[in-house]
Molecule: small-subunit ribosomal RNA
Organism: Streptomyces sp. NPDC020490
RNA sequence: UUCACGGAGAGUUUGAUCCUGGCUCAGGACGAACGCUGGCGGCGUGCCUAACACAUGCAAGUCGAACGGUGAAGCCCUUCGGGGCGGAUCAGUGGCGAACGGGUGAGUAACACGUGGGCAACCUGCCCCGGGCUCCGGAACAACCCCGGGAAACCAGGGCUGAUACCGGAUAUGACCUCCACGGGCAUCCAUGGGGGUGGAAAGGGUUUCCGGCCCGGGAGGGGCCCGCGGCCCAUCAGCUUGUCGGUGGGGCGACGGCCCACCGAGGCGACGACGGGUAGCCGGCCUGAGAGGGCGAACGGCCACACUGGGACUGAGAUACGGCCCAGACUCCUGCGGGAGGCAGCAGUGGGGAAUCUUGCACAAUGGGCGCAAGCCUGAUGCAGCGACGCCGCGUGAGGGACGACGGCCUUCGGGUUGUAAACCUCUUUCAGCGGGGAAGAAGCCUUCGGGUGACGUCACCCGCAGAAGAAGCACCGGCAAACCACGUGCCAGCAGCCGCGGUAAUACGUGGGGUGCAAGCGUUGUCCGGAAUUACUGGGCGUAAAGAGCUCGUAGGCGGCCCGUCACGUCGGCUGUGCAAUCCCGGGGCUCAACUCCGGAACCGCAGCCGAUACGGACAGGCUCGAGGAAGGCAGAGGCAAGUGGAAUUCCCGGUGGAGCGGUGGAAUGCGCAGAUAUCGGGAGGAACACCGCAGGCGAAGGCGGCUUGCUGGGCCUCUCCUGACGCUGAGGAGCGAAAGCGUGGGGAGCGAACAGGAUUAGAUACCCUGGUAGUCCACGCCGUAAACGAUGGGCACUAGGUGUGGGCGGUAGCCAUUCCGUCCGUGCCGCAGUCAACGCAUUAAGUGCCCCGCCUGGGGAGUACGGCCGCAAGGCUAAAACUCAAAGGAAUUGACGGGGGCCCGCACAAGCGGCGGAGCAUGUGGCUCAAUUCGAUGCAACGCGAAGAACCUUACCGAGGCUUGACAUGCCGGGAAAUCUUCCGGAGACGGAAGGUGCCUUCGGGCGUCCGGCACAGGUGGUGCAUGGCUGUCGUCAGCUCGUGUCGUGAGAUGUUGGGUUGAGUCCCGCAACGAGCGCAACCCCUGUCCCGCGUUACCAGCAGGCCCUUUCGGGUGCUGGGGACUCACGGGAGACCGCCGGGGUCGACCCGGAGGAAGGUGGGGACGACGUCAAGUCAUCAUGCCCCUUAUGUCUCGGGCUGCACACGUGCUACAAUGGUCGGUACAAUGGGCUGCGACACCGCGAGGUGGAGCGAAUCCCCAAAGUCGGUCUCAGUUCGGAUCGGGGUCUGCAACCCGACCCCGUGAAGCAGGAGUCGCUAGUAAUCGCAGAUCAGCAUUGCUGCGGUGAAUACGUUCCCGGGCCUUGUACACACCGCCCGUCACGUCGCGAAAGUCGGUAAUGCCAGAAGCCGGUGGCCCAACCCGUAAGGGGAGGGAUCCGUCGAAGGUGGGACUGGCGAUUGCGACGAAGUCGUAACAAGGUAGCCGUACCGGAAGGUGCGGCUGGAUCACCUCCUUU
Repeated sequence: UUCACGGAGAGUUUGAUCCUGGCUCAGGACGAACGCUGGCGGCGUGCCUAACACAUGCAAGUCGAACGGUGAAGCCCUUCGGGGCGGAUCAGUGGCGAACGGGUGAGUAACACGUGGGCAACCUGCCCCGGGCUCCGGAACAACCCCGGGAAACCAGGGCUGAUACCGGAUAUGACCUCCACGGGCAUCCAUGGGGGUGGAAAGGGUUUCCGGCCCGGGAGGGGCCCGCGGCCCAUCAGCUUGUCGGUGGGGCGACGGCCCACCGAGGCGACGACGGGUAGCCGGCCUGAGAGGGCGAACGGCCACACUGGGACUGAGAUACGGCCCAGACUCCUGCGGGAGGCAGCAGUGGGGAAUCUUGCACAAUGGGCGCAAGCCUGAUGCAGCGACGCCGCGUGAGGGACGACGGCCUUCGGGUUGUAAACCUCUUUCAGCGGGGAAGAAGCCUUCGGGUGACGUCACCCGCAGAAGAAGCACCGGCAAACCACGUGCCAGCAGCCGCGGUAAUACGUGGGGUGCAAGCGUUGUCCGGAAUUACUGGGCGUAAAGAGCUCGUAGGCGGCCCGUCACGUCGGCUGUGCAAUCCCGGGGCUCAACUCCGGAACCGCAGCCGAUACGGACAGGCUCGAGGAAGGCAGAGGCAAGUGGAAUUCCCGGUGGAGCGGUGGAAUGCGCAGAUAUCGGGAGGAACACCGCAGGCGAAGGCGGCUUGCUGGGCCUCUCCUGACGCUGAGGAGCGAAAGCGUGGGGAGCGAACAGGAUUAGAUACCCUGGUAGUCCACGCCGUAAACGAUGGGCACUAGGUGUGGGCGGUAGCCAUUCCGUCCGUGCCGCAGUCAACGCAUUAAGUGCCCCGCCUGGGGAGUACGGCCGCAAGGCUAAAACUCAAAGGAAUUGACGGGGGCCCGCACAAGCGGCGGAGCAUGUGGCUCAAUUCGAUGCAACGCGAAGAACCUUACCGAGGCUUGACAUGCCGGGAAAUCUUCCGGAGACGGAAGGUGCCUUCGGGCGUCCGGCACAGGUGGUGCAUGGCUGUCGUCAGCUCGUGUCGUGAGAUGUUGGGUUGAGUCCCGCAACGAGCGCAACCCCUGUCCCGCGUUACCAGCAGGCCCUUUCGGGUGCUGGGGACUCACGGGAGACCGCCGGGGUCGACCCGGAGGAAGGUGGGGACGACGUCAAGUCAUCAUGCCCCUUAUGUCUCGGGCUGCACACGUGCUACAAUGGUCGGUACAAUGGGCUGCGACACCGCGAGGUGGAGCGAAUCCCCAAAGUCGGUCUCAGUUCGGAUCGGGGUCUGCAACCCGACCCCGUGAAGCAGGAGUCGCUAGUAAUCGCAGAUCAGCAUUGCUGCGGUGAAUACGUUCCCGGGCCUUGUACACACCGCCCGUCACGUCGCGAAAGUCGGUAAUGCCAGAAGCCGGUGGCCCAACCCGUAAGGGGAGGGAUCCGUCGAAGGUGGGACUGGCGAUUGCGACGAAGUCGUAACAAGGUAGCCGUACCGGAAGGUGCGGCUGGAUCACCUCCUUU
């Protein structure tokens, strides 16, 4: 410099946060399959399942130039009988090939494969090179002929014959034996030269060239054997092995070898994983990945293995042979039943299996192979074609123009938007497909008459022409992840879903439509792999609390290891060499128009081996050193361990004394003990266990653990000195020892305590907590067990990295006689704290900091520390330790809340103190319930229930029954028509309504308009639904004092700070302090009423003084605001003053403020009202109103009559009236305020006992009217169900109203019920309050004495105090709650589904093994029977040599049999687990969870669980002690 390459995260645990951690997604890939869809081409690719079974055809033949025969066409000759040439063809003899090519992946965990080596331990046909040779003989056998058997396959006998078939001999480098010489090697040994001996060759054919044959040597290529290294899972496979390991000798082989045999020895392998089981062909490579790695081993290439299953050999250069042979087995086929035939995992094809995988094609033209001299023949190798979107790649389905935008669709806020330049329309193009024409390369070689011929593909590619936008778009998705939104339908249904999750009436999540997004001849889905996943972490993780440190120590193997020097060169590093096949990947370039594909070159192949070199580091060997480690010496402390002995206190028991009724126990009791004398008390005695005080933040120990004292034995530690050894060290898989409590065995012991058990209580129950007893046990000896929250939840070792302060042990210094003080140092043990670290909490020289070494352990939750297996144990049980299935989490720390039968502080009629009630009675009223044709609807803990109702006889009214209406009872607009409509009268009717009769508007510019009616169209109407679609309004916490924000600061963050703290207040009110400083909404104040005063005003209010009237009076005088008048007072109205802790004193550090006092009408917010923060309750209301959506439309609208809302066995809430004497009753008498009044209030008078009636002044009201009662005075009643109480019922009336039957109020007379103060429980109220008394008003025709809203009259008691109940505020603490304690949650039982285990057994599979039997075949023996070659020979049917059949034996597959091993299926029954909207029982855990919880163990119990013993804090709270921090 160029080229190439190079790492992304998200969703989901929570109210929120950080962390841990799993699940899930986005990417890529595929021999794929499935769904929907489908225009063209190129290049690839296509049984992954049944190595299941196979019909049919083809896949290995060829050579006449090895041989004998057969002998067509053709040619020649012919005596026409035939002969010769010729050679297609056929089987045979013979040769070569058939061991290649092609298929498959069953088996195989192995030297099978990969890689690198070795063979001095080997073979090699055809081919190439070199040297030499090819001589002389012989005997047969197929074919053929004859004959026989058989259905067939095929076979037997006789006869003839040839060869490059077979045999003998000769010659021969070589081979073997032996001798000599020489050289070499790591060993066995090897090579070379020479001599002697033994045995060993050959083939011819054709002829012009030529092709062969034999021997020897070499080469190339191929093969065989051996070795190093490398690559799967299970240790719940831990021990395996008898030809096993070695030796000697032999056999065998091409060759080494225990390969095989005999004998001898007793070895060999294994935690660096033998043996066994499971799985699997291995590699180049392929996919993925940043890489490291992970997964895979289709296609292409290499190797291996296999060829129906098992066994076996033969032939051959080569096989133990896919398309050969023999045997056995299974299966199929043929058969004349005697016997035969077969092996597609070759190409195609068939059946079957399966989610699934092709044509029974063409050609040898090319490439390659076999044979041949060659032509050539053969070749399902191969080249091509066919089928399949199976994959990759390329192309097309048109291009440009074209509306402020057609139709249609969809949506709509009705305006419009969108589909959309999209279409139509105009202009243009013609790839691909279609039609027509032309048309290669692939051919080199071979043949050739020298011209030429030879192409399966192929009607190919390619080129030219023609016509016409013409023939060519789908699929998935649109809640988040993740790109893309609306409408309708549906209503936890139907459905979706990868995770989180959607759907229960308004669904961007289901279905459809419109629209959109993405990809595109494809698109989605499913499956699998890698990735993301640092989620197995080598690169690159962790273990205090999230999963994870083994209970502790010793120690084996192993791993790691101080300082110096030397040697070696194993690791390590450098250079070079060989190898790392090709293909693939990458880079550069070339060829198909591009690309896919392909060709060429390079790089790379990260590896292995060899040679040379380097020596720092590690290692090895050798030598040295002292600081690690150890030893020696001198001291020291200690509940270290073991054994023996010994002491006192206390409990209990026994004996005796005193004593006399209880004791004991609890929340309270009871069981129990006691007059047979307990408890209490004194004395004496027995026995067991444990050791008060000291005592501790203390000490010792490896841990568990160790506590009176004495003695003995014994382990470890620390300090000082620096004398010795000289790395002797650290850790530690396996292993061994120790190991609390409980528990087990044997034998003792047994006081107290005390599982189980019993009894008593408690309780709904109480298998518990409490009580009384009490057995094992607790104690001792010996032996087991081997576990704990065995914890610092923190393995061991070494080193380094601020300090401060306690405490234990030692040493030194200082002052000092000692005691002691201070300083320093080493070791131990606590607390605080910096840096650092951590998710945070926290840790912090005793690390959880920084490093090194070694070990152990973790990998989501549940299932489960469980099952099975193994080991250990007497047992209990321990150790080791899964899976199916299931969940989308399970977790850690911290945050904000909420909650606690946690704590602190503080409020409130919260309790207490007090007064009066409710709950009992009768009645009223509301509600529940029941009833009903209907009893309309709503409100439902506080915060529904005298609530919506401030007034249901009709109306109201929404309900029910019956009868009517349908443009409607009501609104608006339009169209058509008519007459006014209304009204009046009559008839029918319960009425609405219907019918009939009568009869008429207003304005007008005369056209008409207004109003109205009828008919019609749009529409009205709905108290129908949804308050969980909403607005508005309201309730409640709560008139509580809180709720927030900005900026800053702290924290990774949620968040904190501010707002906490100390005071103070009614108050987050104010003050002080403070990493906070400010601010907002609330609080308070501002507003209204009321309390005092002042000013102004003065009628209808007022009337002191003046005058008058009237009334009373004997006068005096009084009364009456009635009149004149007055403006004082009351009052009304308007305005103002006043109260602010302002003043004084005290307290408070200052202060805020508090207490007291003065003054004042009022004093510490004077009293009351209005006013209600952020928010909570899906609180209430669709029936006040408004309103989205849904629903009804001759009715769910509307009108009418009647009924109902008033029903009554009950239950509850709220009230009224009472039960009486503080009272009832009768009579006299006094004093309000607020309000209201014209279809009204109504004085007054008269009538009526009365309700009321009649008449009616005055008053639209500070004028008139409505207006008190309790009180007070007097009488009476005298404790009685009454002169209390008034319900109920009877009778008679009054009033309102169309109408009081259902169903009004009131009056009178009569009747006189329950009730004698109200159980458990519960409500209101703190002063003009409660209590008590009446008055007024709204609504209203009438109806409230009881409701509601107001008004005034009379007018108390009590508050020590904050322990308790309720509610609330602040701080703090715990939490497993967050729908927030009305929370969460555990276990049994019952039901359903699923999974797993056990189980009498039963049915299989696999691999071994003992025995029996033993095919083929090799080998060994035999060989009486058979035999051409050679020898002898009398020539024979002879003999010999040699060979063979046969038979015998060893081995030997399948088979049979026996006992086991491992493994699988099923299995009555049984156990466990998981999951499953609303089952049962309890309440174990989370707040001190109501008995703190948990761990181990033991016993017990329906269940959670309870209890005992020991342990832990991962326990709240209070107090004390100690230490620390701050002041």